Background:
The RNA shown here (SAM riboswitch aptamer (S box leader)) has 113 nucleotides and comes from Niallia taxi. The source organism's lineage runs through Bacteria, Bacillati, Bacilli, Bacillaceae and Niallia. The prediction has a mean pLDDT of 79. Of the family's consensus pairs, 97% are formed in the model.

[in-house]
RNA sequence: UGCUUAUCAAGAGUGACAGAGGGAAUUGGCCCGAUGAUGUCCAGCAACCUGCAAUUGAAAAAAAGGCAAGGUGCUAAGUCCAACAAAAUGGUCUCCAUUUUGAAAGAUAAGGU
Repeated sequence: UGCUUAUCAAGAGUGACAGAGGGAAUUGGCCCGAUGAUGUCCAGCAACCUGCAAUUGAAAAAAAGGCAAGGUGCUAAGUCCAACAAAAUGGUCUCCAUUUUGAAAGAUAAGGU
C1' cells in the first nucleotide's frame, strides 16, 4: 500500500505567525476567505485505543453509561449536497423535485499481512 471490523446528523478559540486561496478525487452545485482562508504553534474537543472507576449479569462474554487526556485523531456548513440502485409522494409526468434505504467512494480508529 491493498485487507477486515466499527463509526461518521454531536463536540471543539474575535489566540500567535503567515499571506491566498480553500471545502478528498471527477462532474454539477452551493458555500468559506484581506472582518485573514489553507498551513504551523499554542489552546480546545472527546471518535477509537489505553488507564481508572462502576451498573446489569453466577462468572466469562456482552450491553449502556462516568472520569482522565497517555497514543492517534479532530476543531464551518449531515462525509457541505448530489451522481449508482430501490421504494414512496408530488409535478408542467418516456423527465424532474423531495424524503427514506442500500451500495460505491472517502475520512478516522483498532487489528493484521